This is a predicted structure of an 87-nucleotide RNA (transfer RNA) from an uncultured Spirochaetia bacterium. Its Rfam family is "tRNA". Rfam classes the family as a transfer RNA. Its mean pLDDT, the model's own confidence on a scale to 100, is 81.

RNA sequence: GGAGCGAUGCCGGAGUGGUCGAACGGGCCUGACUCGAAAUCAGGUGUGCGGGUAACCGUACCGAGGGUUCGAAUCCCUCUUGCUCCG
Numbered sequence: 001g002g003a004g005c006g007a008u009g010c011c012g013g014a015g016u017g018g019u020c021g022a023a024c025g026g027g028c029c030u031g032a033c034u035c036g037a038a039a040u041c042a043g044g045u046g047u048g049c050g051g052g053u054a055a056c057c058g059u060a061c062c063g064a065g066g067g068u069u070c071g072a073a074u075c076c077c078u079c080u081u082g083c084u085c086c087g
Base pairs, nucleotide, nucleotide: 001086002085003084004083005082006081007080010026011025012024018070027045028044029043030042031041032040046061047060048059049058050057051056063079064078065077066076067075
């Protein structure tokens, strides 16, 4: 210098146009069980902004910025970054 693949929540990881802020697993929190733990079972659990006494409600966010589309995590472009291959 050239080419390919990847970047999603606290972690791993699926989702390849709509029913998805997000399956599934782990972690964490609460409860049940127990003398007490572990294991097991049940429920819950992203962040920012705005509203609300609170419960909660609305909205945006899938590495960053643009574009296409009625609609984008998903398609296109540029950039950042990691890994692999070729020279």